[in-house]
């Protein structure tokens, strides 16, 4: 220098033909207990890496960047 993949909640990750984003763990509250833990119920938490474009509508498509991983020379 070139090619491929990845970037979504605090963490690990889903979201496969474009239609206003979810799970597990964690956190908080409540229930339960003599008190913890465990368990159950509920809640909070996300400018979907950034910019531009296409579209009525973009996490998703196109282009250009940034960061990380792998490969080639």
């Nucleotide at each position: 220098g070139c090619c491929u993949c990845u970037a979504u909640a605090g963490c690990u990750c889903a979201g496969c033909c474009g239609g206003u984003a979810g799970a597990g763990c964690g956190u908080c509250a409540c229930a339960u207990u003599g008190g913890u833990a465990a368990u159950g119920u509920g809640a909070a938490g996300g400018u979907c890496c950034c910019g531009c474009g296409u579209u009525c509508a973009a996490u998703c498509c196109g282009c250009g960047g940034u960061a990380g991983a792998g490969g080639c020379u």

Source information: This is a predicted structure of a 73-nucleotide RNA (transfer RNA) from a Candidatus Pacearchaeota archaeon. The prediction has a mean pLDDT of 82. Its Rfam family is "tRNA". By type it is a transfer RNA. The RNAcentral record of the sequence draws on ENA.